[in-house]
Context: one part of a larger RNA
Molecule: small-subunit ribosomal RNA, central domain
Organism: uncultured bacterium
RNA sequence: CUGGGCGUAAAGGACGCGUAGGCGGGUUGGUAAGUCAGGUGUGAAAUCCUACAGCUUAACUGUAGAACUGCGCUUGAAACUACUGACCUAGAGUACUGAAGGGGCAGAUGGAAUUAGUGGUGUAGGGGUAAAAUCCGUAGAUAUCACUAGGAAUACCUAAAGCGAAGGUGAUCUGCUGGGAAGUUACUGACGCUGAGGCGUGAAAGCGUGGGGAGCAAACAGGAUUAGAUACCCUGGUAGUCCCACGCCCUAAACGAUGAAUGCUAGUCGUCGGGGAGCUCGUCUCUUCGGUGAUGCACCAAACGGAUUAAGCAUUCCGCCUGGGGAGUACGGUCGCAAGAUUAAAACUC
Numbered sequence: 001c002u003g004g005g006c007g008u009a010a011a012g013g014a015c016g017c018g019u020a021g022g023c024g025g026g027u028u029g030g031u032a033a034g035u036c037a038g039g040u041g042u043g044a045a046a047u048c049c050u051a052c053a054g055c056u057u058a059a060c061u062g063u064a065g066a067a068c069u070g071c072g073c074u075u076g077a078a079a080c081u082a083c084u085g086a087c088c089u090a091g092a093g094u095a096c097u098g099a100a101g102g103g104g105c106a107g108a109u110g111g112a113a114u115u116a117g118u119g120g121u122g123u124a125g126g127g128g129u130a131a132a133a134u135c136c137g138u139a140g141a142u143a144u145c146a147c148u149a150g151g152a153a154u155a156c157c158u159a160a161a162g163c164g165a166a167g168g169u170g171a172u173c174u175g176c177u178g179g180g181a182a183g184u185u186a187c188u189g190a191c192g193c194u195g196a197g198g199c200g201u202g203a204a205a206g207c208g209u210g211g212g213g214a215g216c217a218a219a220c221a222g223g224a225u226u227a228g229a230u231a232c233c234c235u236g237g238u239a240g241u242c243c244c245a246c247g248c249c250c251u252a253a254a255c256g257a258u259g260a261a262u263g264c265u266a267g268u269c270g271u272c273g274g275g276g277a278g279c280u281c282g283u284c285u286c287u288u289c290g291g292u293g294a295u296g297c298a299c300c301a302a303a304c305g306g307a308u309u310a311a312g313c314a315u316u317c318c319g320c321c322u323g324g325g326g327a328g329u330a331c332g333g334u335c336g337c338a339a340g341a342u343u344a345a346a347a348c349u350c
Stems, first nucleotide, its partner, number of pairs: 004321003007304002012318001014201004021194003025088007033081002035077008049065006091191001092188003095184003103177007110154001115149007125136002162169002206248006215241002220236004259317006267295012279282001299306002323350003332343004
């Protein structure tokens, strides 16, 4: 390279947008680059192959043929690919009508709770645990009432539910804003799919500068436990968590461990959002489109299981895998303030 694969055995890029490239709907004409057919030239000889012949045979050699699957020129064909002209509407999009939604950003506001402070009532305990102790408390704690301050998170509703490309997203109100099903069938007329590089987004932790800091809490300290206990349990507690401004980091079991798109292939039962029809007008029935689940044929699968949201049957494009360890490491490159990230081996060994 070929071949075979990628839910769980090695293997789907964290996710999107998109450049080059690859691939690409229907009808009809033209061209003839690819393609196909014929002719012709060439494709040295030897070698290989076939037949015959010559050395006693063979190896070897000679003669003839075939072959040299290629290339050039030329004459045609026009189905397919390509290029080109005209047209179409089933893909894609625009317009109109317009549902639902924790989609995003900004601002404002609310109540419950924790903590702290001040004041009142009140007295000896409180707290914590398997049991304790460290700890708090007669300088008046815990409990209880009122007020004040501040930060963070938004009970119930709340779900097999919704939204988002993924990460993610939940109090209420307002503003701005992205996506978006279904319906109308008015318009454009293949404008499409995928996507190496590239660009953007990207939980948590972490980093830089200045603010904020209630609770929680790595590190750390103490008390227990224990043979020990650098832990599990308890009392404290700093980074951090949070927010603001600006800027980095770029990784996750970033998971559906399942790339994107398109077409086709039994059903049944839920659930979310629309449209239509029917009548007995209802908390109804039927039907249809889009999403999200359960179960289950064909088929697939090593099995588990998957099964119209495929892991079935096919097509296009990208990414990735090739025994275990060494190793996602070393070196080098790129990126980063750093932490490190990314790209990525070999010796050796089983």